[in-house]
The prediction has a mean pLDDT of 84. The part of an RNA shown here (small-subunit ribosomal RNA, 5' domain) has 532 nucleotides and comes from a metagenome. The full RNA is in RNAcentral, with records from SILVA. It matches the Rfam family "Bacterial small subunit ribosomal RNA".
Context: one part of a larger RNA
RNA sequence: GGAUGAACGCUAGCUACAGGCUUAACACAUGCAAGUCGAGGGGAAACGACAGAGGAAGCUUGCUUCCUUUGGGCGUCGACCGGCGCACGGGUGAGUAACGCGUAUCCAACCUUCCCGCAAGUAAGGGAUAACCCGUAGAAAUGCGGCCUAAUACCUUAUGUUUUCCUUAGAGGGCAUCUGAUGAGGAACAAAGAUCCGUCGCUUGCGGAUGGGGAUGCGUCUGAUUAGUUAGUCGGCGGGGUAACGGCCCACCGAGACGACGAUCAGUAGGGGUUCUGAGAGGAAAGUCCCCCACAUUGGAACUGAGACACGGUCCAAACUCCUACGGGAGGCAGCAGUGAGGAAUAUUGGUCAAUGGGCGGAAGCCUGAACCAGCCAAGUAGCGUGCAGGACGACGGCCCUAUGGGUUGUAAACUGCUUUUAUGCGGGGAUAAAGUGGGCCACGCGUGGCCUUUUGCAGGUACCGCAUGAAUAAGGACCGGCUAAUUCCGUGCCAGCAGCCGCGGUAAUACGGAAGGUCCGGGCGUUAUCC
Numbered sequence: 001g002g003a004u005g006a007a008c009g010c011u012a013g014c015u016a017c018a019g020g021c022u023u024a025a026c027a028c029a030u031g032c033a034a035g036u037c038g039a040g041g042g043g044a045a046a047c048g049a050c051a052g053a054g055g056a057a058g059c060u061u062g063c064u065u066c067c068u069u070u071g072g073g074c075g076u077c078g079a080c081c082g083g084c085g086c087a088c089g090g091g092u093g094a095g096u097a098a099c100g101c102g103u104a105u106c107c108a109a110c111c112u113u114c115c116c117g118c119a120a121g122u123a124a125g126g127g128a129u130a131a132c133c134c135g136u137a138g139a140a141a142u143g144c145g146g147c148c149u150a151a152u153a154c155c156u157u158a159u160g161u162u163u164u165c166c167u168u169a170g171a172g173g174g175c176a177u178c179u180g181a182u183g184a185g186g187a188a189c190a191a192a193g194a195u196c197c198g199u200c201g202c203u204u205g206c207g208g209a210u211g212g213g214g215a216u217g218c219g220u221c222u223g224a225u226u227a228g229u230u231a232g233u234c235g236g237c238g239g240g241g242u243a244a245c246g247g248c249c250c251a252c253c254g255a256g257a258c259g260a261c262g263a264u265c266a267g268u269a270g271g272g273g274u275u276c277u278g279a280g281a282g283g284a285a286a287g288u289c290c291c292c293c294a295c296a297u298u299g300g301a302a303c304u305g306a307g308a309c310a311c312g313g314u315c316c317a318a319a320c321u322c323c324u325a326c327g328g329g330a331g332g333c334a335g336c337a338g339u340g341a342g343g344a345a346u347a348u349u350g351g352u353c354a355a356u357g358g359g360c361g362g363a364a365g366c367c368u369g370a371a372c373c374a375g376c377c378a379a380g381u382a383g384c385g386u387g388c389a390g391g392a393c394g395a396c397g398g399c400c401c402u403a404u405g406g407g408u409u410g411u412a413a414a415c416u417g418c419u420u421u422u423a424u425g426c427g428g429g430g431a432u433a434a435a436g437u438g439g440g441c442c443a444c445g446c447g448u449g450g451c452c453u454u455u456u457g458c459a460g461g462u463a464c465c466g467c468a469u470g471a472a473u474a475a476g477g478a479c480c481g482g483c484u485a486a487u488u489c490c491g492u493g494c495c496a497g498c499a500g501c502c503g504c505g506g507u508a509a510u511a512c513g514g515a516a517g518g519u520c521c522g523g524g525c526g527u528u529a530u531c532c
Stems, first nucleotide, its partner, number of pairs: 001532004006528005013384005019377002021342001026340003030337003035084003040081002043077002047075002050071010091295003100220008110212002115208008123157004133146005163188007172179002193200002221267003228258003233255004238250003270292004274285004297318005320331004348374001350373003356370001357368004387418004397409005423469006432459001436455001438453007476521005481502003487516005497504002
C1' cells in the first nucleotide's frame, strides 16, 4: 500500500447493486416451512344449489323471506382406504487426513420411479379390511372386541411377445478367470380400471435419456520430543450376501500385508471452482454464489420404497424439557421469522404465489418461509448532491508581528445575476406479461400452430416523466518533531500527558492541552484485529 462476512470512536443528505451469528452442532415459547388426486374407492361430518314436508312473518291469498327437517340424485368434500410425492427443494460444517474431494480412466461386475421410442398384452374369478355403526378400557396419548362394505388395496388361475433358469448347437469378441449374437427343446413368471368418449391409465420386454452405485492411477495440513504397526490382519479354495465386485461376511488352508519415498500414533481441518495479495514465482483464505461430501439433540438399528438406513418417518437406549388422575404419555428450529444465552459483533414473529422452479392433478386448480419482493443496518462497492458566475490593493471579527502600521483568514463573506440535480407540493405514468388461463373458430403432421374474445401484477399508484416553489433541505474526520504532506501563539513545567518506531515533557515544548492557520481524505474519516 491492498484486502475484510469485521468491531469500536466521531460524523452522516439521497439512489442502485451486492452482503449481514465468524462465538454456544447452546437451549428453544409461538406461527408457518409437504402436500395433492372425487377422472381409483366406500361414503356424507361441513358448505352450497335444487326438490319434498312442516312452522312463522309480510301481505298484491299464492308468492316472498326466515327457521326446522328429509333426500349423496347434484356442485363439492372433513375424516378413511388407495395412488404419487414426502430421498427434491431449504439448513449447517459437528465429524472426516478419507477414493472424502479434485483430476483422469475403467465396470465383460451394476441399478434407475417419473420421461421418450419400439414390440406385445390388458382374460377368468375370489376372500378380506378401514371408514361408518355398536360395545368397552384409559386422566390423556392411544387402544381392544363385534357386525357390514368398496376399490387402480390384496389373493388365486389362465395366456406368454418377451424375460429368467436348465439342456444343446454356436457366429463373433476380449484383458487372465472368460464372454456370447442367433437357433431348437423343457420349466417358471403379468396386468386395473376410470371416463366428460377426447383420452388418462395398467402389465411384460428391449433401447434411450437422466440420476446414482462401485474400482483404480496421481494430487491433497503439521509433528520423529510418535519407529515399528497389523489376526479377518494379507492371500487362496468353496460358500453366503448384495443391484453389483470385493474378507463385505463365514468355514478351511497358507503366512503374509504396511513402513524413513515416513507406516502407526497424536494434533488440526469439510474438499473444490474460486477469493485476497504479489511484477511473477509464490503465500494466505475457503463467508456470500455453484459442484461434491457429511450431519439433523447424542448413540444404535432396520422397515417402506425405484431411490433412505430418511431434518419436519418408525423402533431401542441416553441426556434434557413439558403434561399427568402417578398408572403413563409428549417433544427435537444446523427450515423461515422470532426468544433466551454466549459474544466486540450480525436483521422482520413482513407481503405474494404475479413471474421462475418444484409436488400432485386430464385440466381448472391446490400446496410451496424454494423463489420473487418489501423492512432494518454506512457493514461494502458504484453513482449524485450539499450550488455556479461576478464581487475589495481587501469590510467586521479572530489570530500573529519588528505593533499609530502590517500580515493572514480571504473572493472567503456581504452584495448582484443565474441554475434547480436533489428537496417539497401537484399532476401524469403500466416495463417486468407479445408469457400464461378459460371460451369460440380454423389449419394440419392430432397435439401443436394461428385468429377473435375474456381474464391474471405481490412489489405499487413504485420506478420513471412533467410543472411549480425557492440557494432553498444536506460536511465532517484525522493529522501538522523525523519516517510523512502540513506551523505559530498561549497554558503546563519529567507534572498533566503523548507515543507505530526513534522518542517528547525538569520555565521560551513546531512532539502534552487549547486556539488560529495549514495538510490529507471526504458521506465518510480514524483506531483495533487478521492476511499478502